[in-house]
RNA sequence: AUAGUCUCGUCGGGGUGCCUUCGGGCUGAGAGGCGGCUGAAACCGCCAACCCGCGGAACCUGAACCGGGUCAUGCCGGCGGAGGAAGCGAGAUGUGCAGGUAU
Numbered sequence: 001a002u003a004g005u006c007u008c009g010u011c012g013g014g015g016u017g018c019c020u021u022c023g024g025g026c027u028g029a030g031a032g033g034c035g036g037c038u039g040a041a042a043c044c045g046c047c048a049a050c051c052c053g054c055g056g057a058a059c060c061u062g063a064a065c066c067g068g069g070u071c072a073u074g075c076c077g078g079c080g081g082a083g084g085a086a087g088c089g090a091g092a093u094g095u096g097c098a099g100g101u102a103u
Base pairs, nucleotide, nucleotide: 001095002094004093005092006091007090008089009088010087011053012052013051014050017026018025019024032047033046034045035044036043059084060083061082065078066077067076068075
C1' cells in the first nucleotide's frame, strides 16, 4: 500500500398474497400487531419478525404477460444472460513493495 477472507460497529433497501364455514387451510425466510382514514373497503403510518445491500433473482417493472396446475393466488415453470434496485467505517488475517539487523 492492498485483492481476498473473517469479525465488529453503524447505516440503508424490501415485501406482506390466496382460500375460508372465521376454527383454520395454502405458498413462503417472512403473510404479525397497533393506529389513521372510511358507511365498509382500498389506501397510508408506526412497531415487530424476516430477507437483502453490487459476486446485488431480497424486491420492483414488463404484467390485466405466456404455459401448467389449483377452490383460489407469482402456486409451479417460462419470461430471465431483460430493464431497474439498497454501503460505508474500523480491526484481525493474508499478500505485495521498500528499508534495517544477523548469518